RNA sequence: GCGCGAAGGCCGGGAGAACGGGCGCAGCGCCCGUGCCGAAGGAGCAACCGCCCCGGAAACUCUCAGGCGAGUGGACCGGUCUUCGACA
Numbered sequence: 001g002c003g004c005g006a007a008g009g010c011c012g013g014g015a016g017a018a019c020g021g022g023c024g025c026a027g028c029g030c031c032c033g034u035g036c037c038g039a040a041g042g043a044g045c046a047a048c049c050g051c052c053c054c055g056g057a058a059a060c061u062c063u064c065a066g067g068c069g070a071g072u073g074g075a076c077c078g079g080u081c082u083u084c085g086a087c088a
Stems, first nucleotide, its partner, number of pairs: 004085010018034007035068003041064001042062003048056003
């Protein structure tokens, strides 16, 4: 220096799902009722894995939270940069 593992920053891509009523001048916001979505987060079961007393564990499941105009957010993917670690 390249490569390996992990965390984070930046850029790009990034799905799903509503209606009715009321109030406020509008954009839109708020409230109520019912319905819906899963890919922030959270929780549950579990294949599987491990140092096997126990622990880790999903894009599956639930929908507490969040979301259902645009925007924002967004798991995940790609690129790039930084830091840490292991090896050499």
Overview:
This is a predicted structure of an 88-nucleotide RNA (Glycine riboswitch aptamer) from Rhodobacteraceae bacterium DSL-40. The coordinates come from a structure-prediction model, not an experiment, and the mean pLDDT is 76. The source organism's lineage runs through Bacteria, Pseudomonadati, Pseudomonadota, Rhodobacterales and Paracoccaceae. Rfam family: Glycine riboswitch aptamer. Gene Ontology term of the family: glycine biosynthetic process. The sequence was found by an Rfam model in a public genome assembly.